[in-house]
């Protein structure tokens, strides 16, 4: 100097006019004597993000009859921490990728089961014999071999992503873990190092049994539900109609059904009272146990009202400095600060200078032109991942080349 790899910042300044939300203060009027509200003013203070998006995760709060067991549902998946918590971050381990920095990974389990692996191939899981390679028998011969048949063989060659270990080598008719030396794998024993996941090393052994689970399923571990349009206060508002006496007493004073021509008796409903809980019916995301409310009160569906104020609504797992402790994330400890709360929805217009960015000219310095200057707008709050971003700055680390 050239590639590359990774972190972190900013995202237009200044000034002058005017104009806007929200608190505080204060001035005139008005309403009412006060409190304390209204209209206009003044003066202070404060006012959008690094993502505010997306609504994909965890919370915090709020309500839901007290919400526990369990099926089903769903989500995560190395290992340890960090955290209020997570699927999130931090550090490490295995595994691919790069020469390297560093990057990736739906990272438990295929010997529980059950599917699938196309076309090639002889075969694709308890697979197999196309082309081969040996013996043996027959037959033909150009004595070079070819054919048929039996019976061993899977080393060699082909196919494929993958093909029952691998190289050398005994040995055999020819082979072949059939032996046998290394190696790799699987497994058993002892032992160093790590919290751990896992590195390692010695030893003895059958010789050696595909792949997928981002395929259903197994297996750890976790998860009550809705949601701020959540939930409350005022304020307005117009109701009718169906089911429910289950359990003990009381009782014809009254209705209504049955039998009978009437009338009395009997049953069987209904309304009322009193008691009282033996339970109809509702609630607890879907089901089951179970558990809580439950008889004048309760539970079902029709309709009607509510387009109005006001609370939640910002002081927090809160934000910046410093010290320690830790590799780190992150954590104690000390000072310190207050930093939108709108409700059709606020921070905007114009104007001048500079600042970065393109263009031309120019060695350069600088000059000159540009409707250039990214993604984007809080709406209860935090803590995270995703995505979108014109242009600038500032690190770490590697790999090459070159000077010293």
């Nucleotide at each position: 100097c050239g590639a590359g790899u990774u972190g972190g910042c900013c995202g237009g300044g200044c000034g002058g006019c005017c104009g806007c939300g929200u608190c505080g203060c204060u001035c005139c009027a008005g309403g009412c004597a006060g409190a304390c509200c209204u209209u206009g003013g003044g003066c202070g203070a404060u006012g959008a993000g690094g993502a505010a998006g997306g609504u994909c995760c965890g919370g915090g709060c709020u309500c839901c009859g007290c919400a526990g067991g369990g099926c089903a549902g769903g989500g995560u998946g190395g290992u340890c921490g960090g955290u209020a918590a997570c699927g999130c971050c931090g550090a490490c381990c295995c595994g691919g990728g790069g020469u390297g920095a560093c990057c990736c990974g739906c990272g438990g389990g295929a010997c529980a089961g059950u599917g699938c692996c196309a076309c090639a191939g002889a075969a694709a899981a308890u697979a197999g014999a196309c082309c081969g390679c040996c013996u043996c028998c027959g037959g033909a011969c150009u004595c070079g071999u070819c054919c048929g048949g039996a019976g061993g063989u899977a080393a060699g060659g082909g196919u494929g992503a993958a093909a029952c270990g691998g190289c050398g080598g005994u040995g055999u008719a020819a082979g072949a873990g059939a032996c046998c030396a290394c190696c790799a794998g699987c497994g058993c024993u002892c032992g160093g190092g790590g919290u751990g996941a896992c590195c390692u090393g010695a030893g003895c052994g059958g010789c050696u049994u595909g792949g997928u689970a981002a395929a259903c399923c197994c297996c750890a571990c976790c998860c009550g539900g809705a949601g701020c349009a959540a939930g409350g206060u005022c304020a307005a508002g117009a109701g009718g109609g169906a089911g429910c006496c289950g359990c003990g007493c009381c009782a014809g004073u009254g209705c209504g059904c049955a039998c009978g021509g009437c009338u009395c008796c009997u049953g069987c409903g209904c309304g009322a009272g009193c008691g009282a809980u033996u339970g109809a019916g509702g609630g607890c995301g879907g089901c089951c146990c179970g558990u809580c409310c439950g008889a004048u009160g309760c539970u079902c569906g029709c309709g009607g009202g509510u387009a109005g104020a006001c609370c939640g609504c910002a002081c927090g797992a809160g934000g910046c400095c410093g010290u320690c402790g830790g590799c780190a994330a992150c954590g104690a400890c000390g000072g310190u600060c207050c930093u939108a709360g709108a409700u059709g929805g606020a921070u905007g217009g114009c104007c001048g200078c500079c600042g970065c960015c393109c263009c031309g000219c120019g060695c350069a310095a600088g000059c000159g032109g540009g409707u250039g200057c990214a993604c984007a707008g809080a709406a209860c709050c935090c803590g995270g991942c995703c995505u979108a971003u014109a242009g600038g700055c500032c690190g770490g680390c590697u790999c090459g080349u070159c000077c010293g």

Predicted 3D model of a 404-nucleotide RNA (Bacterial RNase P class A) from a Streptosporangiaceae bacterium. Its Rfam family is "Bacterial RNase P class A". By type it is a ribozyme. It was read from a public genome assembly, where an Rfam model found it. The source organism's lineage runs through Bacteria, Bacillati, Actinomycetota, Actinomycetes and Streptosporangiaceae.